[in-house]
Context: one part of a larger RNA
Molecule: large-subunit ribosomal RNA, domain I
Organism: anaerobic digester metagenome
RNA sequence: AGCACAUGGUGGAUGCCUAGGCGGAAGACGUCGAUGAAGGACGUAGCAGGCUGCGAUAAGCUCCGGGUAGUUGCGAGCAAACGUUGAUCCGGAGAUGUCCGAAUGGGGCAACCGCUAGCUUUUCAGGAGCUAGAACGUAAAGUGAAUUCAUAGCUUUACGUGGGUAACCGGGCGAAGUGAAACAUCUCAGUAGCCCGAGGAACAGAAAUCAACCGAGAUUCCCCUAGUAGCGGCGAGCGAACGGGGAAUAGCCUAAACUGGAUGGACGUGAUAGGCUGCCGCCGUUGUUCAUCCGGGGUUGUAGGGCCCAUUUCGAGACACCGGCAGGUGUCUCCAGGAGUAAGAAAUCCGUUGUCUAGCAGAACUGGUCUGGAAAGACCGACCGUAGUGGGUGAUAGUCCCGUAAGCGAAAGAGAGCGGACUCCUGGAUGGGUACCUGAGUACCGCGGGGCACGUGAAACCCCGUGGGAAUCUGGGAGGACCAUCUUCCAAGGCUAAAUAUGAUCUUCCGACCGAUAGUGCGAAGUACCGUGAGGGAAAGCGUGAAAAGAACCCCGGGAGGGGAGUGAAAUAGAACCUGAAACCGUGUGCUU
Numbered sequence: 001a002g003c004a005c006a007u008g009g010u011g012g013a014u015g016c017c018u019a020g021g022c023g024g025a026a027g028a029c030g031u032c033g034a035u036g037a038a039g040g041a042c043g044u045a046g047c048a049g050g051c052u053g054c055g056a057u058a059a060g061c062u063c064c065g066g067g068u069a070g071u072u073g074c075g076a077g078c079a080a081a082c083g084u085u086g087a088u089c090c091g092g093a094g095a096u097g098u099c100c101g102a103a104u105g106g107g108g109c110a111a112c113c114g115c116u117a118g119c120u121u122u123u124c125a126g127g128a129g130c131u132a133g134a135a136c137g138u139a140a141a142g143u144g145a146a147u148u149c150a151u152a153g154c155u156u157u158a159c160g161u162g163g164g165u166a167a168c169c170g171g172g173c174g175a176a177g178u179g180a181a182a183c184a185u186c187u188c189a190g191u192a193g194c195c196c197g198a199g200g201a202a203c204a205g206a207a208a209u210c211a212a213c214c215g216a217g218a219u220u221c222c223c224c225u226a227g228u229a230g231c232g233g234c235g236a237g238c239g240a241a242c243g244g245g246g247a248a249u250a251g252c253c254u255a256a257a258c259u260g261g262a263u264g265g266a267c268g269u270g271a272u273a274g275g276c277u278g279c280c281g282c283c284g285u286u287g288u289u290c291a292u293c294c295g296g297g298g299u300u301g302u303a304g305g306g307c308c309c310a311u312u313u314c315g316a317g318a319c320a321c322c323g324g325c326a327g328g329u330g331u332c333u334c335c336a337g338g339a340g341u342a343a344g345a346a347a348u349c350c351g352u353u354g355u356c357u358a359g360c361a362g363a364a365c366u367g368g369u370c371u372g373g374a375a376a377g378a379c380c381g382a383c384c385g386u387a388g389u390g391g392g393u394g395a396u397a398g399u400c401c402c403g404u405a406a407g408c409g410a411a412a413g414a415g416a417g418c419g420g421a422c423u424c425c426u427g428g429a430u431g432g433g434u435a436c437c438u439g440a441g442u443a444c445c446g447c448g449g450g451g452c453a454c455g456u457g458a459a460a461c462c463c464c465g466u467g468g469g470a471a472u473c474u475g476g477g478a479g480g481a482c483c484a485u486c487u488u489c490c491a492a493g494g495c496u497a498a499a500u501a502u503g504a505u506c507u508u509c510c511g512a513c514c515g516a517u518a519g520u521g522c523g524a525a526g527u528a529c530c531g532u533g534a535g536g537g538a539a540a541g542c543g544u545g546a547a548a549a550g551a552a553c554c555c556c557g558g559g560a561g562g563g564g565a566g567u568g569a570a571a572u573a574g575a576a577c578c579u580g581a582a583a584c585c586g587u588g589u590g591c592u593u
Base pairs, nucleotide, nucleotide: 001592002591003590004589005588006587007586008585009584015578016543017541020514021513022511023510024509025508026507027506028505029503030502032163039100040099041098042055043054044053046078047077050074051073061094062093063092064091065090066089070082071081072080106113107112115133116132117131118130119129120128121127122126135161136160137159138158139157140156141155142154143153168199169197170196171195172194173193179186183233209216210215220247221246222245223244224243230238231237251495252494253493254439258296259295260294261293262292263291264290265289266288267287274283275282276327277326278325279324280323281322301473303438304437305436306434307433308432309431310430311429312428313427315334316333317332318331319330320329321328336426337425338424339423340422348421349420350419351418352417353416355414356413357412359408360407365381367380368379369378370377382399383398384388390402391401392400444468445467446466447465448464449463450462451461454480475490476489477488478487479486529536530535550577553564554563555562556561
């Protein structure tokens, strides 16, 4: 020196564990903000660096409810206190809430520096405290130029807006890597990204829709139809609809004709058109027309409505329509019927039921023997069970603890259902006539584009730009060029719940999900650290033990460390602490050289 065996050190793999994550299901809830948010800075405890909480009333103050013996957060210790006159703790409602931040009196290098006015206070030199003071929009009032009236402008007041937010949703702008085995049309994809806007959902939505000679009957979502018909350098690829089956269902309001009223403009006979109609009286710029506003009316396609005439049915009362009579119409009240806060108008209160935000109560072995440090284990014997889900307890517990099943519970707050108060509505039908109305720079056409599964194609349909530009029910659109026939629908105004999407947040449950190089990047983690910055971004289980019982005392040593002693089942469980692999480094013995 090598090899073998034994025994150590180092190291932290492996095993076991879980405090943390990941995923899914169901339900709730879906907004916060000028009454100053989200997010921060700085403070705040007797001792206090970090986290948590809180805000100069500062790990807290008040009230209400729950709850019961301990308490002063993580977090030991010392000190000082509190609590059965009910603390700590949990829930609800309040108070306080520095400074920054939309940040909003002005400024500013965020958390800072200053101004003006009013009020209060003062040590009367200056300070201190409180309140108000941004912009924009809308409305009202006041004031008010050039310029007489007026308008612009200005001022004041009231209300609103601003910023944040995980995904979902609507809209505007809108790529490229890629695929086509290259690449340009095409694809990726109207995706990613940016911007705007809204809601708890959003969007859409009551046929100018489909269909096919039969019919259906708003929208949305799902399963088929179907990878079909088609589109396509007919390449790569893209990719319907009709129809069928389900979920959920809900329908409405206007514009116009005609008509009443108000205001304003124009015209106007005097033979007074008119004043609801008839008769008799009476009034008389009451009239006609145009414009605006407010009511009534009216809302559809087998056309509907208006106006005129006729018929029919319908509760009562009062009043009005120049006066009287008759008829008619309108308004109000009562009765009857119906509806309603999500559309169709809109606001609030009361009662009740269940839910959420604290909780309550909850059966049955302190059984015997054995092993063991310890019984929940083994054996023997009982009991409960609407409870044998789960977790803990010195090993594996239905009956030890927390719980579990079934059951119970709210002073206060929240949001639902139901009922009531309350509010709103109430004429319709038939026949005939008339041809008054039924959404115009619209439909449609040319040109240029976009969307439709559809790339210009035979290219309908929908939308935009640009230039032209209808009809008016004997009308108009569609049925995939176009025409005819036929069928079907009625554009150019608007509203509308549910079924659907999603999860920052809360609750409950689950997992052939992970178990510390895994699982979130996360353990005082978006920290330390890196970067001018945008940004990037860790490591780290302190896992002793059942319990600190964390090793009094003695010895060596300056200490570190160790040897005894002691604790413990165990100390090769001694805090660098469960197990403790390998590489690597020793020691002892044997063999070889």